Predicted 3D model of a 108-nucleotide RNA (c-di-GMP-I riboswitch aptamer) from a Planctomycetaceae bacterium.
The organism belongs to Planctomycetaceae, within Bacteria.
The coordinates come from a structure-prediction model, not an experiment, and the mean pLDDT is 82.

RNA sequence: CCUGGACAAGGGCAAACCGUCUGUGAAGGCGGGGCGCAAAGCCACGGAUCCAAUCAACUUGCAGUGCACGAACGCAUUGUUGGUUCAUUGGACCGCCGGGUUGCCAAG
Numbered sequence: 001c002c003u004g005g006a007c008a009a010g011g012g013c014a015a016a017c018c019g020u021c022u023g024u025g026a027a028g029g030c031g032g033g034g035c036g037c038a039a040a041g042c043c044a045c046g047g048a049u050c051c052a053a054u055c056a057a058c059u060u061g062c063a064g065u066g067c068a069c070g071a072a073c074g075c076a077u078u079g080u081u082g083g084u085u086c087a088u089u090g091g092a093c094c095g096c097c098g099g100g101u102u103g104c105c106a107a108g
Stems, first nucleotide, its partner, number of pairs: 002108002005105001012037002017032006035095001041101003045098003049092006056085004061080007
């Protein structure tokens, strides 16, 4: 320097969950906790996912108006609550997959 991580040593990190704080939110900080991790160190660079706002389309419910109907309760339009999808912008996440970069130990 390269290869992979069977053995060993010293260690390291810390999911869910709980407490507390910050944030509209995704999520994050700290403490507890420990499922896992050989880069679960670092960087949001590409994709995925998630959040917020805006726009558009569709749509559930409700209300107003106009028209129609009278065993019928529909059509059009406007407003509004909620939902889904697309797009844009701004975010979150590196413990989703790639990419970049740095690095411990033992073995060959």